[in-house]
Molecule: Purine riboswitch aptamer
Organism: Halobacillus salinus
RNA sequence: UCAUCAAUUUCAUAGGUUCCUUAUAUAAACGUGGAAAUAGGGUCCACACGUCUCUACCUGGCUACCGUAAAUAGCCGGACUAUAAGGAAAGAACGAAUGGAU
Numbered sequence: 001u002c003a004u005c006a007a008u009u010u011c012a013u014a015g016g017u018u019c020c021u022u023a024u025a026u027a028a029a030c031g032u033g034g035a036a037a038u039a040g041g042g043u044c045c046a047c048a049c050g051u052c053u054c055u056a057c058c059u060g061g062c063u064a065c066c067g068u069a070a071a072u073a074g075c076c077g078g079a080c081u082a083u084a085a086g087g088a089a090a091g092a093a094c095g096a097a098u099g100g101a102u
Stems, first nucleotide, its partner, number of pairs: 003102003009097003017089009026056001031047005041066002050057001058078007
């Protein structure tokens, strides 16, 4: 110096993991049917539809409106999921360094 093999500590980090942010999708929206309540009420169930899209399609509050009937309307705030991009954290194997033996 090279090769092989153990131990120690350190370093580095991935088309992986977790978290955060942003973008796109979707408006957490719209439609239909059945049942239910009635101003101290305005609800529940099912289906369809919407997305180059799997899933979800709810919740908190405010206002209006309906004079007892069968029908609700508007506004503000709050997610998940899919894909893409960026960031952060932890972090093995392999590897590198350290280092012993042959």